[in-house]
RNA sequence: GAGCGAACGCUGGCGGCGUACCUAACACAUGCAAGUCGAGCGAGGAUCACCUUGUGAGCAAUCAUGAGGUGGUUCUAGCGGCGUACGGGUGAGUAACACGUGGGCAACCUGCCCUCGAGACUGGGAUACCCCUUCGAAAGGGGGGCUAAGACCGGAUACGUUCCCUGGGACGCAGGUUUCGGGGAAGAUAAGGUGGCGCAAGCUGCCGCUCGAGGAGGGGCUCGCGGCCUAUCAGCUUGUUGGUGGGGUAAUGGCCCACCAAGGCGAUGACGGGUAGCUGGUCUGAGAGGACGAUCAGCCACACGGGGACUGAGACACGGCCCCGACUCCUACGGGAGGCAGCAGUGGGGAAUUUUCCGCAAUGGGCGAAAGCCUGACGGAGUGACGCCGCGUGGGGGACGAAGGCCUUCGGGUCGUAAACCCCUGUCAGGAGGAAAGAAGGGCGCUGGCGUGAUAAGCGUUGGCGUCUGACGGUACCUUCAGAGGAAGCCCCGGCCAACUCUGUGCCAGCAGCCGCGGUAAGACAGAGGGGGCAAGCGUUGCUCGGAAUUACUGGGCGUAAAGGGCGUGUAGGCGGGGCGGCAAGUCGGUCGUGAAAGGCUCCGGCCCAACCGGAGAAGGUCGAUCGAUACUGCCGUUCUUGAGGAUAGCAGAGGAGACUGGAAUUCCCGGUGUAGCGGUGAAAUGUGUAGAGAUCGGGAGGAACACCGGUGGCGAAGGCGGGUCUCUGGGCUAUUCCUGACGCUGAGGCGCGAAAGCGUGGGGAGCAAACGGGAUUAGAUACCCCGGUAGUCCACGCUGUAAACGAUGAGCACUAGGUGUGGGGGGGUUCAGUCCUCUCCGUGCCGCAGCUAACGCAUUAAGUGCUCCGCCUGGGGAGUACGGCCGCAAGGUUGAAACUCAAAGGAAUUGACGGGGGCCCGCACAAGCGGUGGAGCAUGUGGUUCAAUUCGAUGCAGAGCGAAGAACCUUACCUGGGCUUGACAUGCCGGAAGUAGAAACCCGAAAGGGGGACGACCCGUUGAAUCGGGAGCCGGCACAGGUGGUGCAUGGCUGUCGUCAGCUCGUGCCGUGAGGUGUUGGGUUAAGUCCCGCAACGAGCGCAACCCUCACCCCAUGUUGCCAUCAGGUUAUGCUGGGCACUCUUGGGGAACUGCCGGCGAAGAGCUGGAGGAAGGAGGGGAUGACGUCAAGUCCGUAUGCCCCUUAUGUCCAGGGCUACACACAUGCUACAAUGGCCGGUACAGAGGGUCGCAAACCCGCGAGGGGGAGCCAAUCCCAGAAAGCCGGUCUCAGUUCGGAUUGCAGGCUGCAACUCGCCUGCAUGAAGUCGGAAUCGCUAGUAAGCGCAGAUCAACAGGCUGCGCUGAAUACGUUCCCGGGCCUUGUACACACCGC
Repeated sequence: GAGCGAACGCUGGCGGCGUACCUAACACAUGCAAGUCGAGCGAGGAUCACCUUGUGAGCAAUCAUGAGGUGGUUCUAGCGGCGUACGGGUGAGUAACACGUGGGCAACCUGCCCUCGAGACUGGGAUACCCCUUCGAAAGGGGGGCUAAGACCGGAUACGUUCCCUGGGACGCAGGUUUCGGGGAAGAUAAGGUGGCGCAAGCUGCCGCUCGAGGAGGGGCUCGCGGCCUAUCAGCUUGUUGGUGGGGUAAUGGCCCACCAAGGCGAUGACGGGUAGCUGGUCUGAGAGGACGAUCAGCCACACGGGGACUGAGACACGGCCCCGACUCCUACGGGAGGCAGCAGUGGGGAAUUUUCCGCAAUGGGCGAAAGCCUGACGGAGUGACGCCGCGUGGGGGACGAAGGCCUUCGGGUCGUAAACCCCUGUCAGGAGGAAAGAAGGGCGCUGGCGUGAUAAGCGUUGGCGUCUGACGGUACCUUCAGAGGAAGCCCCGGCCAACUCUGUGCCAGCAGCCGCGGUAAGACAGAGGGGGCAAGCGUUGCUCGGAAUUACUGGGCGUAAAGGGCGUGUAGGCGGGGCGGCAAGUCGGUCGUGAAAGGCUCCGGCCCAACCGGAGAAGGUCGAUCGAUACUGCCGUUCUUGAGGAUAGCAGAGGAGACUGGAAUUCCCGGUGUAGCGGUGAAAUGUGUAGAGAUCGGGAGGAACACCGGUGGCGAAGGCGGGUCUCUGGGCUAUUCCUGACGCUGAGGCGCGAAAGCGUGGGGAGCAAACGGGAUUAGAUACCCCGGUAGUCCACGCUGUAAACGAUGAGCACUAGGUGUGGGGGGGUUCAGUCCUCUCCGUGCCGCAGCUAACGCAUUAAGUGCUCCGCCUGGGGAGUACGGCCGCAAGGUUGAAACUCAAAGGAAUUGACGGGGGCCCGCACAAGCGGUGGAGCAUGUGGUUCAAUUCGAUGCAGAGCGAAGAACCUUACCUGGGCUUGACAUGCCGGAAGUAGAAACCCGAAAGGGGGACGACCCGUUGAAUCGGGAGCCGGCACAGGUGGUGCAUGGCUGUCGUCAGCUCGUGCCGUGAGGUGUUGGGUUAAGUCCCGCAACGAGCGCAACCCUCACCCCAUGUUGCCAUCAGGUUAUGCUGGGCACUCUUGGGGAACUGCCGGCGAAGAGCUGGAGGAAGGAGGGGAUGACGUCAAGUCCGUAUGCCCCUUAUGUCCAGGGCUACACACAUGCUACAAUGGCCGGUACAGAGGGUCGCAAACCCGCGAGGGGGAGCCAAUCCCAGAAAGCCGGUCUCAGUUCGGAUUGCAGGCUGCAACUCGCCUGCAUGAAGUCGGAAUCGCUAGUAAGCGCAGAUCAACAGGCUGCGCUGAAUACGUUCCCGGGCCUUGUACACACCGC
C1' cells in the first nucleotide's frame, strides 16, 4: 500500500446490488420445513342432486323432517403405489484414491425418462381399516370375527435373456472379449385403471404392467500424477505380503474364511505425533511466489455420541428402525417420549452476526391422467453503513473584505466570496395524482391444421380469438406542489507523511506504529483558530499478502558481520573426457481429447450511469492420446588416450611403529676439601644451614627432555613430528612415455584418526606443578611475588572425542600480468669447481597488476573468473541451556528447543577524546634558590548559624580585600511601622473648577503625610476692558506609568577561562562508495603552522610576527613656570636678579639593530654558535593586542531586551532598624614573635600624581589629633610634601623583654542634620596571644624576588584593600626522570555529555 464474513469508537441523508454465528458439531420452548395419488382398493362422515318411502303442515303446488337407493363433490384414517437416498444444513471427523487432474473396468449397477422387440393366459388364499373383547397412567399391545385391490401366492407360455454343451468369424499385451449359428435347462405379469363408440359381443384412446435389447443421465470399483508441519517419531507390519480353494457383493479384491509360503513397507521419510474437509477459486504480488478455502459452484463427510442392519433401483438413511451411552421431558414409578449442523426463533458462549415476516405470482422439485395439492428449495419483503456502487446536503453573483473568532512585528494578517444580500435551480427526502415490466403457461369457451382410429367419437399434438392467474405492491417509474427549505462528519497536522500558530500544562496530566515528545515560551500532551486528508463515512484493533533480495526457483550468503564439518576413508546419491553408430526416456514441434459452470481478461449488450446482470470469445495443466525432430542430456553398442591408475629408474624428508643406545644438565645418596651463611625479592620473610649447608672435587642412583645444527627449513590428511642406530611401514616428487582404457570428482549416513586436560588398571616419578600449607603485598588478597608441595606430567593397555582442532578461508578441476627469496628434482649452456647463467616440474614465503571486497584486505598457495559435490547461516539475550534420544565408568559429549525479554547485538573504517602506551618539545611545571601561607592577634570576604531582617549575586582552577574605586542617614534593593494611589518620573485624551496655580503663620505627626488657609500669580493670541480663547499649573477620570519581581537554561552586549597556547580553517585539485583524508604529515629550525628543504598538491584566510604606546642611546627643534657652563650684580644662604639656552630636563620630530660584518657548524638552505663594533644583539625590557572554539562558565541587580508575574501594590514616600549579628569553618591580608632588631637624637636622596564646593604655606596656640590664620596656586611657577628603609651617634642585651601590640578604661580632636547600635584620629593608662608555625601549600629567573615608603581613584568623614610610583636590591636554574598544564606525530580503544567515560 492493497484486502476482510469483521469487531470497537465517534458520526450518520437517500437508493441499488450483495452480504450477515468465523465462538459452543453447546442445549433447545413454539410453529412450519415431504408429501401426494379416490383415474389401485375397501370402509366411514359431511354435503348436493335425483328416485322410493314414513311423519307433520297445507285444498294443492309445495315446504319441513326422517329412512333407504343411485350419482356428484368433499373430508378422514387404513390397505396399496410413487416419493421420502432429491432439495435444504453443517465442517465435527478425515493426511485418505477424501479431493484435483488424467486414464482403466476384458470386474460392475442403474427406479422414474427416451427408442426398439416380445407379451399380458389361467387360478388361489389372506389381511389392515371396521366390529367384539382384553392389558396399560400413557406410549402402545394381545386375542377373536368380517372384507377389497394394481397388496400377496401358485400354474401355463418364452421373442429374447441367463447358464450348460457345441460349430464358425473378428479382436486384444493379456486373463480374455465380441459376433453369427445349433441343442438343452431355468425363470414373468395387475384377466389393471379410466375415457369414447356400441343394446351387447366387441372395437378404440390414454395411463399403467411383464420380459428383453439399446440410449441418456446417475453411481460403484481401480490406477498414474499433484497438494500441510514434525526425524527431539527410525524402524513399521501377523490378515500382515502373496498363493490355492471357498464365502460374500451389482462388481474386482486378504473384503471375509480355511490351508500353504514368509513375505510386504521405509531417509525419494515407512510407522508415529500435530494440524486440516478438498477443489473451482479468493486476497496479495511486476512475476515467481505467499496466505486463505465465507457467500456462489463441484466433490466428500456428518446428522445428540457410538454401533448395527432392514426396506429399496438407490441408504447403512438429518425431519426411518434397532441396540448401547449422555442429556432433556412425561409418569399412576411399572414404563414411556425426544434429537433445529432445515426456516424463523430462545438460552448460552462471544468483540460479534438478522424477522418466531409475505407468497407459491415466477424458477425448480415430489405426487397425480389432469385440475391441483405439497414445497422455510425458491421468489420477495424486514433488520445491520457489514461491503461494493451511485446520488444529495445546492448553483451563479457578491467587499481593498461586515460582525465575530484567531494571530499580530499593532501596521495588519487570516477564516474569506466564506456569510449577509441579490438572482436562480429543484436531484433526494416530504405532500398529491397517475402507474408498470416481471405472465408465459395451464384451465375453460369458441374455432382451425396434423396424427391415431372405423371416414366417427375420443385421445394426442400444434395454431387463432376470448377469458382467468402478481407475494413483492400502489413498489419501480412518470407528472405535479411547496421551498435552499430537512440532510457532514471523522481522522490527522515533530520526522517517516500532505498540513502551524496561540493558549493552558510544567517528566505533572498525558501522547506514542518506530524514532521519541512533556522537567515554564511544547508545531509531538490538552483546548482553540487555521490547515491537510477522506467523506456517509472516518479512525482504531485483529488477520493476510506486499514492501522483505529478511529462506534468495526467479533472487542471498559463510577470512574479520550469523555461517567451512577437527581430519581422513568411503556407501547411497549428485555430477562427469574424445570419436562413431543405434534408441527416442528427458527435450522440442504439429494434430486430437480434456481442463464443468461461475469467477478473472477482451469485445458487445441490459437496468439513466455504476455496482450488478446477460451474450460471445480468448486464456488457463508438471494432463492424456497420436504423429514427427534428434542438437543437447540419458540409455545400448563399439572405439580412443589427454583425466585416473600401473610399470621402470632415481631423490628428499623431526611421516608412523617397535627394539636398542648416547652425552650434557637438574635432583638425590656416599665420600673428600672447607666455614657461615645460603636462598629469595621491588624490599623482605617463610625455607635451609654449626647434627656442617651453600661453594668445590670424586663416586653412585634415577627419571625426564634432547643444547649447538635449526632456517616464515622439511614431513604428514589433520592432530602433530626434533639425540643416535637397526628392523618394519605409509605417503610424496622427478625422469623415461612401456601398459590399462574414463577405471573419475564429491560424498548424507557409516567407519577410522584425533592436542591438552580428564577417567580406569598396573607400573614409574628426576625436574616441573593444579589442589593444598606457609611467607609477603594489600583496606582485604581465597591472586599476581617468594618457600614448599600432591594429583598430574612419563610408560603399557583401555576409555574420553573436545579446542582460538585457525589460514578463524571444505574438496576437486580449469582459466586469468609479473617481480623476488627459499626447499626437492630434472634439462640446456658454462666453469678449476653443483661455479655461475637459463628453462622446467612440485612445495613453501614476501611484494604486486587486473579483478573482487562494506572496508580491512585477497590477489596462479585467490577472498579473481567458471563448473561439480558436501557442510553450514538467517537479529541479540535466554542457550549450546532445558526436555527427549544416542554415546560415555564418570566428567561430560552429540543432537538441540521454547516461554520470556531487548532495539539492538555486530563488522570494517573515520574524526576526536582518553591511556598508571610510545617518540619529540615547551611553561617558575619540577628541580636549584629566596621570601611567604598553614600556628598567633587583628582586618576584610565567604560558608554556616542566628535574626523581624541579617537584601542580592559570585562557588574547584577561573567564588571568597569578588560586583563594593569607600553600608552611621542617604546609598538600600532587606525588615518593622506610618502614609500615597494617574502615582517619585514620561506622553496623550476627556471632563471639571475661577480667588485658579502657588503658598507664610498655625494644628496633628517621628517624618512622610494630612489639615489649614493670610497672601496671591505666569505665558501666547485677542479686546475698549483679567474681554474672550488657548497654554502651563490644579482637581476628577481614561489610556498608561512604575517594578533591583522571575527566567543569564529565551537573549544582545560585555567579561572570565583554556591561553600569548600555536594553533583553527577555506578554495581548487587529487585520493576514498562514504565518514573523511591530503594540504597542516615527513627531514631540519624557531618563542611561533617561524622559516627552509622535501612532497598530489597549489594557493589563501583567521591566528604568530610586524605596524601602535612606553623605557634605554644619539641628533634636530623648543626655552617658561625648567636649567645655570660662561659674564655681571646681590645674599648668612639659595638661579635670588640681569642675562643666557651650552648642559640637565620638558615637549614634539627624526636616527639607530638588519644575523648587516667576520669565523665555525649546517645541505651552497633556514638557522645555530662564537666574535667585532655598538647605548642597545639576535624578539633589547615592558605594555596594548587574545584565532576557530570550549565550559547551556558569569552577569535580566550597570544598561538593553523576549516572555511570565504585581497594579490602593512585588509601585512610591517616610522614620527607625538591618546589611556591622557570632559556638564555629575557610580564603585573602596586616602586624608580629625581635638585636640584619626596638627606642631616642641627628642627617641624606625619589618618582608619579592630586588641588577652586579644592590644595593650603609662613606665623600663633595645643604633648598630640587638631585649632586659629590665611600668603600663594585653576598650578614644570603655589600647596599637599615630613618620603621611608638608608647613613651617623647613643641606648637596650635575649628577657614574653624598652620585643609584640590585641584588648579595655579615661580624656580629647575631626567630619557630618546625626558617630548608641555603627566612623576615623590623638593623649594617658592597660598591656593579651605570639619565641618562626603539623600535614600540606603559594609567589618569583633581574632592576625580578625581598625590604621601604609615596601618590591617586572612591570619598563629608573612613583602607591593613585596590590602582600606580619610585628608593634599596639579591640568590639560583645540574637538568627534564618525576608532579601539574600544554603542543606535534604515532599506537590501542568496548570511550563520543568523550576516563569525573564505560